[in-house]
RNA sequence: GCUAGGGUGGCGGAGUGGUAACGCGCUGGUCUCGAAAACCAGUGGGCGUAACGCCCGUGUGGGUUCGAAUCCCACCCCUAGCG
Numbered sequence: 001g002c003u004a005g006g007g008u009g010g011c012g013g014a015g016u017g018g019u020a021a022c023g024c025g026c027u028g029g030u031c032u033c034g035a036a037a038a039c040c041a042g043u044g045g046g047c048g049u050a051a052c053g054c055c056c057g058u059g060u061g062g063g064u065u066c067g068a069a070u071c072c073c074a075c076c077c078c079u080a081g082c083g
Stems, first nucleotide, its partner, number of pairs: 001082007010024003018066001025043006044056004059075005
């Protein structure tokens, strides 16, 4: 340099055009003398409310579309192969 695959919460990892699963971890709770385990609930970010809420977010920047993590283009990074 060329080719192929990949980049999604704190971590792992689904999602192939219509609201971003699940597990681990973490937080609160139940239980316990106390803890562990187990079980229940919550858990992307920012701003705000008495409460309801609003905005943004899938490597970065563009494009297509009513609508993009998903399709197209460029770039960055990782892995493998080839030269």
Predicted 3D model of an 83-nucleotide RNA (transfer RNA) from a Thermoproteota archaeon. Rfam family: tRNA. Rfam classes the family as a transfer RNA. The source organism's lineage runs through Archaea, Thermoproteati and Thermoproteota. The coordinates come from a structure-prediction model, not an experiment, and the mean pLDDT is 81.